About this RNA
Predicted 3D model of a 1524-nucleotide RNA (small-subunit ribosomal RNA) from an uncultured Planctomycetota bacterium.
RNA sequence: GAGAGUUUGAUCCUGGCUCAGAAUCAACGCUGGCGGCGUGCCUAACACAUGCAAGUCGAACGCGGUUACCCCGCAAGGGGUAACUGAGUGGCGAACGGGUGAGUAACACGUGGGUGACCUACCUUCGAGUGGGGGAUAACGUCCCGAAAGGGACGCUAAUACCGCAUGACAUCCCGCUUUUGAACAGGCGGAGAUCAAAGCUGGGGAUCGCAAGACCUGGCGCUUGAUGAGGGGCCCGCGUCCGAUUAGCUAGUUGGUGAGGUAACGGCCCACCAAGGCGACGAUCGGUAGCCGGCCUGAGAGGGCGGACGGCCACACUGGGACUGAGACACGGCCCAGACUCCUACGGGAGGCAGCAGUGGGGAAUUGUUCGCAAUGGGCGCAAGCCUGACGACGCAACGCCGCGUGGAGGAUGAAGGUCUUCGGAUUGUAAACUCCUGUUGCUAGGGACGAAUGGCUCCGACCUAACACGUCGGAGUGUGACGGUACCUGGUGAGGAAGCCCCGGCUAACUCUGUGCCAGCAGCCGCGGUAAUACAGAGGGGGCAAGCGUUGUUCGGAAUUACUGGGCGUAAAGGGCGCGUAGGCGGCCUGCUAAGUCGAACGUGAAAUCCCUCGGCUCAACCGAGGAACUGCGCCGAAUACUGCUGUGCUAGAGGAAGAUAGGGGUAAGCGGAACUGAUGGUGGAGCGGUGAAAUGCGUUGAUAUCAUCAGGAACACCGGUGGCGAAGGCGGCUUACUGGAUCUUUUCUGACGCUGAUGCACGAAAGCCAGGGGAGCGAACGGGAUUAGAUACCCCGGUAGUCCUGGCUGUAAACGAUGAGCACUUGGUCGGAGGCUCCUCCAUAGGCUUCUGGCCGUAGCGAAAGUGUUAAGUGCUCCGCCUGGGGAGUAUGGUCGCAAGGCUGAAACUCAAAGGAAUUGACGGGGGCUCACACAAGCGGUGGAGGAUGUGGCUUAAUUCGAGGCUACGCGAAGAACCUUAUCCUAGUCUUGACAUGCAUGGAUUAACCCUGUGAAAGCAGGGCCACGCCUUCGGGUGGAACAUGCACAGGUGCUGCAUGGCUGUCGUCAGCUCGUGUCGUGAGAUGUCGGGUUAAGUCCCUUAACGAGCGAAACCCUUGUCUCUAGUUGCCAGCGAGUAAUGUCGGGGACUCUAGAGAGACCGCCGGUGUUAAACCGGAGGAAGGUGGGGAUGACGUCAAGUCCUCAUGGCCUUUAUGACUAGGGCUGCACACGUCCUACAAUGGCACGUACAAAGGGAAGCAAACUCGCGAGAGCAAGCAAAUCCCAAAAAGCGUGCCCCAGUUCGGAUUGCAGGCUGCAACUCGCCUGCAUGAAGCCGGAAUCGCUAGUAAUCGCGGGUCAGCAUACCGCGGUGAAUGUGUUCCUGAGCCUUGUACACACCGCCCGUCAAGCCACGAAAGUGGGGGGCAUCCGAAGUCGCUAAGCUAACCCGCAAGGGAGGCAGGCGCCGAAGAUGAACUCCGUGAUUGGGACUAAGUCGUAACAAGGUAGCCGUAG
Repeated sequence: GAGAGUUUGAUCCUGGCUCAGAAUCAACGCUGGCGGCGUGCCUAACACAUGCAAGUCGAACGCGGUUACCCCGCAAGGGGUAACUGAGUGGCGAACGGGUGAGUAACACGUGGGUGACCUACCUUCGAGUGGGGGAUAACGUCCCGAAAGGGACGCUAAUACCGCAUGACAUCCCGCUUUUGAACAGGCGGAGAUCAAAGCUGGGGAUCGCAAGACCUGGCGCUUGAUGAGGGGCCCGCGUCCGAUUAGCUAGUUGGUGAGGUAACGGCCCACCAAGGCGACGAUCGGUAGCCGGCCUGAGAGGGCGGACGGCCACACUGGGACUGAGACACGGCCCAGACUCCUACGGGAGGCAGCAGUGGGGAAUUGUUCGCAAUGGGCGCAAGCCUGACGACGCAACGCCGCGUGGAGGAUGAAGGUCUUCGGAUUGUAAACUCCUGUUGCUAGGGACGAAUGGCUCCGACCUAACACGUCGGAGUGUGACGGUACCUGGUGAGGAAGCCCCGGCUAACUCUGUGCCAGCAGCCGCGGUAAUACAGAGGGGGCAAGCGUUGUUCGGAAUUACUGGGCGUAAAGGGCGCGUAGGCGGCCUGCUAAGUCGAACGUGAAAUCCCUCGGCUCAACCGAGGAACUGCGCCGAAUACUGCUGUGCUAGAGGAAGAUAGGGGUAAGCGGAACUGAUGGUGGAGCGGUGAAAUGCGUUGAUAUCAUCAGGAACACCGGUGGCGAAGGCGGCUUACUGGAUCUUUUCUGACGCUGAUGCACGAAAGCCAGGGGAGCGAACGGGAUUAGAUACCCCGGUAGUCCUGGCUGUAAACGAUGAGCACUUGGUCGGAGGCUCCUCCAUAGGCUUCUGGCCGUAGCGAAAGUGUUAAGUGCUCCGCCUGGGGAGUAUGGUCGCAAGGCUGAAACUCAAAGGAAUUGACGGGGGCUCACACAAGCGGUGGAGGAUGUGGCUUAAUUCGAGGCUACGCGAAGAACCUUAUCCUAGUCUUGACAUGCAUGGAUUAACCCUGUGAAAGCAGGGCCACGCCUUCGGGUGGAACAUGCACAGGUGCUGCAUGGCUGUCGUCAGCUCGUGUCGUGAGAUGUCGGGUUAAGUCCCUUAACGAGCGAAACCCUUGUCUCUAGUUGCCAGCGAGUAAUGUCGGGGACUCUAGAGAGACCGCCGGUGUUAAACCGGAGGAAGGUGGGGAUGACGUCAAGUCCUCAUGGCCUUUAUGACUAGGGCUGCACACGUCCUACAAUGGCACGUACAAAGGGAAGCAAACUCGCGAGAGCAAGCAAAUCCCAAAAAGCGUGCCCCAGUUCGGAUUGCAGGCUGCAACUCGCCUGCAUGAAGCCGGAAUCGCUAGUAAUCGCGGGUCAGCAUACCGCGGUGAAUGUGUUCCUGAGCCUUGUACACACCGCCCGUCAAGCCACGAAAGUGGGGGGCAUCCGAAGUCGCUAAGCUAACCCGCAAGGGAGGCAGGCGCCGAAGAUGAACUCCGUGAUUGGGACUAAGUCGUAACAAGGUAGCCGUAG
C1' cells in the first nucleotide's frame, strides 16, 4: 500500500480487458468577469523579406570633416585651441552572452579519482626591469580596371604596429650531488656555459635646470620577465548509462615493441622497421533508437515513464571538407574550397546563410509583438564620463497552467405566477422570485500616490599618501538618475447595479420523472441500451458534480502482485527440456592458522546551485519569492573489527569414491538352439459345401475346398509361469543356452580425504511412422480393388491386398516421449501389502516375531492446494542449480537462419481480431450410459377409429361477407348449455342519428316539445307534422321556485377496436405424479451439501431401522360429499305385515311403524385378532369373523413450479387508437357457401340379427308464458276439449335391451337407411336462402375396412334405454341416470411417459442443445511473387578542390650580416612538385523500405449451400506422433 465492473444458471480459481486517481510545453467542443505568478513551434535541423542582436578605446597613432573661440592677415586665406564627428592603423573584445538538439550508444554524460604527461589573456599577491636604435605601411593623394562587389600601380606618413642591438634572472637548456617516490622529467643545493625582454600614455607639482618641449619629483594606467593564487580548460582511468542473437564472430595501424616526427601535453596521434597480436556469450561486431545529468511526473516504497521551462555538461550553426588568427576556435552574425538553394547582373562576374529577438511563408490538431528601455542586474571596451548590449528588465497576446477574488448579504409563505409531474387530492421548482432592509469586493469615475535608487559623476568636509594644502584612495554631507507608469496601493463618489457556465443522472458512480422515437434515429469507457409503457437514444422538468471554467481526445505513471528485487508462478488453468553425460558458470561438509577482497560501524573528503522536506520571513492570503537547517539513500580515502563469505595453508571423515565378501534381475550386444500356432507344398481319408455377417454378398470349392492325418518348407512372435513382481537414464526390455558387458543392492568399516551438486553452449541415446541401400516376407496390413450398408458412404462391417511390419548398414529426432509432476541434499505423525539383503533372542537348526538398508504399491495425520486431490516415492518444510510461462485467436503459421536425401525438424514473429479463452467443483437438463420402481405404457384381452353414408368441428378454396378466438399431447361435437330474424361482433350491402342506444354533473331555456293519440313518407330505423294534458312547494293568484323529462351548449359517454409479450382473475397441462421447501445445527472458501441419502416397506418423502442431523411447513393420507351393512329417532304426499271397511281391480279408506323407503343422528374397518415371513421394526402373505379387508367403490380436493400455454370476445384493468365514427339504430344478406383434406361422433354392413304381436322390471330428473292425464278426431306427426299438479300426492312416463310366440333363411336381402318426390303437422311476425316432425313413395354407399391408431382391469368394457340443461322451435353433441353385463393380465424384454439413485457432458434458450470443415458473398490486414522504384552504411578503383605538412624555389625580396658602392649572404615569399584529402564518377556485393499482374492462407460479417467430425458409449471411445 482502499478497490470496482466483466467469462457462469450459480460458485471458487486462473486470466485478460475496462473504470475510478494524479499529471501534461497540450489540442478540440461549449462557455467566459477580474487580478497575481509562471508557461507558450513537441511538426519541416523546412525556406526566409525587413529591422535590430558586438562593439569600444582620441589617456596608443596619423589623417580628414563640422562648429565655436583665439592669433596673424585689408581680404582671400593661414596657424592654434576646444568640442563633436568620419574612415583607417593599433589594442582589447568578438571563443562570453543568446539559440537549437540534427548528429552522437561515445570517457558524450554522471560520479569518483589521476596528470610523476599539460595550458591558461584579463584578475590577485610577490620579485626584477622598462636602455638605445632602425626600416616600413594603411589612411591620404594621383592614376588605372570593373555594371557592381571590389581590385591594381605609383607616391607621402604615425604609433603602445613591425625589426635588430644592449642588459638580464630564482626563466629555459646542459652537468653533478641530494630528498620524496614503486619509479624522477618533481623539490633542494652546486657548477661552467648557452638562449631570450620591453612601449609608452597620462594627472599634479614647491624648489633646481632648460627658450620651449621637458628634465626632475610625485601619482595613475600600461609594457617586459619570473614566481604565486584564484578561476577556466586539455588529456587519462575505475564504475554506471536503451532495445535486438531472426546480428556470432570482429580487427591490418589492427595489438605490442624500437626509433624518429608531431602536440601545451601522454599516446599508433603520425611514419619506418620488427613481432603476431587485440576484442568477444560478463554479448565483441552489426542493426535500430536516443543529446546526457541535476531533476520532473507517478508510485506506500522499490520501481516505471520523461529530460519542456530553470541550472551543469556536450554537440551543432545551409550541407561536406579545411586551416588561419589568437591565451583560447578549427570560430552561429570570421576566412578558403566543394555542393544544393535563393538573390543581383551590363552575362564578364558577384552576393547570401534567423537552430539570436521580433516577423513571413510552409508544415501542422497546435504554440505570441516586426513593442518599450538600458532605470535595475550582468557583460564588452574605456582612467573616467560614457558607448554598446533583442543578455536582461518591462509591457502586450493566449483561461495554456497554478493560485486568489467576485458575480451579492439578511429578512421574506397568499408557499404568487409560469413550468413540470400527478393517484387530480396535490407535489415540486421554492425563500427561489417579487418585495423590504443592507453591504460595497470587483468594475466605472475623481483625487492622492509609492518601493524598486544605490552607485558613479560634480561640489564641500574629514582621514591616509606625499616635500606638498596637488593628484589619488577611503568615509561623510549635498546635488542628481525610473522603461515599467500616474502602475501597485490608499481615499471619495456611483450603484445590486456590468459579471455563470459546462458535464453528468442503467451499474461501476453522486444524481429520476414525463414526452417523443420504435433494433429506426441514435448512445457506448467496460458490461451493454433501442424491436410501443426506454431512469441507457432525443427533448423537457427535476437532481448530482465541478465552477471561470467544464467536458472530450492524445500521452505517462498508478491501480497491475498483469515481468513479481521488495513481490508471481509451472500435476489438471499459460508453463518441466523426451532422457542422460558433461564444459563454462552458479552453489558447496567439519576443526584450525593467516589475510582483510566482500561484510560491518566510526571519522574525513566529495555528493554545485536550484528543486523536494522542516522552521522562520516577504508580497492583505495563496500561488510565488527570500533566509537558515535537514536531506541528497552515491563515490572516494583512512584507520579499526573478523562472526560469516572469499583467497591461502595444515588437518579430519559423517558427503563422494575405491577395496573385499555376498546377492537379485525380461539391463545391453552377439551367436546358437527349441516347441506350440499359422500359412504354403506333397501325399492319404472324405465328398459339398466352406467362409463370413446384424442379415448378406464378394471370395474359396467336384481341376475335390472346408474338415482330418502324415511329412516337408518358411517367416514372425514367444502361451502357461506373469504378478499395482523385476531391470534400465529415458525410449524400452519377456522361450532356452553360451560368450562379452553396463548398472544396482547388502555386509565389513579396510583405503583416499571434499575428490561434491547442478548444468547454458556441446556430445551421445531416443517408441512408432517415414527415408536410402541390400536381404527377407508366414501372419497382419495404410494405399488400392471388390462386396455390403446408406439419401450418399471415397468410412465403420466383409473378401482380397501392395508398401510396411522382420534382418544388416545408414539417416530422421518426433509422440498424450505422461507421474501431463526437472535434478540433488536435508527435515517432518502413522498403518498395511509386496520385492532384494543383513542382524538378532530363547539351547542347536528352521519358522514366526523384533531391529535395520535399498526398492515397488495402497490408505491416510498435519500441512499444502482453487478444488478435485497430494500426503516420507509430497503437490509439505527449506537450500542449490537448470529449463519454461505471462489473455484467446492469428500460429507453432510467415519470414530469416540452421539441420535433413526427402518428409520435415529446431529457432520463431507481426498486422489484424475478440471480451473473453480456460481450470476445478455445484445444481439442473440431457444420453442411441447404468441400476431400482411405477402407469391400460407395453404385453394378454374386449370393443372401436382409419374404408361407407350422414352429423358436427377445423383447414383450404370461394365470396360483397363467409365476424372473432382456440393450433402437437394440452386446437379441431372447443368458447357455442343449442346462428331462420334477434343472437351477431370494424362480417357484407343499403338507409339513418351525432351529448348520442346507456351513466353522471354543470349552465341556459321555457311550458310546451315528454308520456299518450293521430297523419305523411319510408323496407324499417328515422325524418317531418298535428292533437291532448300535466307534477311538488310557496303565493299578495300576477307569479316565483324546484324536481323529473325535453331542447341547446359544455364536461363527457361509447368501442366484442389493438396489445393475453403491460396485467388481475379464471382455466388447461405435466399430474392425484410424489414430490417441493424451510428453521436451527453440521460440513464446504463458495455455489451448495446434509436433512430428502442407505437398508427395508408403501398407492405415496407411507411408515420403520440406520444415520450430523434434529424438527417443521406445503403436498400424500385423513377430515367433507356420495354409495355399500346395521341401530336409534321421526312417519306424509312414501310404505302395508297384522286388524277392520270397500272395489271388477288398485294402500282406495280407517288405522299401523313392523318392513321397504324417506332424512336426521349414530355404529362399523383399525392390519384390531390368529398363524407365518421380516430386524424384536415398519410392513407383507394367509386365515377367522364381518355387509364390507388391507386407501371397500366413486367424487370433491391439484404442492413448489413449467409451458411469456389460453383468455383484453365473460368480467376487471394500464397504455395506445377512435369521437357526424372503429360509437348507435334499421332492413336484407352472411356466419349454413363446396373440387377437396383432417379430427370427433351417429347409423350400418346384419341371423347373438330384422320385423310383428304379447309381456316384465328402473333410477335420476323436470314442470306455471309450465308439465298435461283421461276422452274425442287423425294411419301419423298432431289437433280439440280438459281433470290434476308450484309436486315423495298430479303430469312428462312408453323404459329399452330382456322374456314368450311367429315370420324372414344369407340375398345388397323383410339388412342398411342416405338421397329425392308428393302430401301433411308443429313452433314462430316470418321456416326461400336456413328448423324439427309425420305419412306414402324412392331406396344410394356399405358385405367389417391399408399403413397406422384410440379406449378400457369390474358393476369396468361392451350393450340398452331414460332424464335434464340450453330452448319459441331445433340434439347423432353435452351433462346425468339406471338396466343387462363380460374377457384378459398378476408379467416388465421392448415402445411411450414418469419417479429415485448413480455416471458422462464442450448442454444451461438446457439434445428441437452445442458445434466442425469445404464451398458461395462482402470487407480488412498480412505473406509469396516475374519484376520495379528508392534509402542506408561499408568495400574497391578513378578523379582530385581548398588547405596543412614536406621538398624545391633559376622568379620576387625594406629591417640583420659583409661591402664605400655595385652587389652578395642569411632568412622569407610567389610559383612548382609530392603525400594526404571533401564532393563527384564507376563497379560488385550487402541491407532496409515502398510498389507489383497473379497467388496463399487468416480474421471478421442475424437468419446462404453441402454434409455431421467433436461434446452422452455423440451413435466406429476420444486424443497424440507419423505415413497415405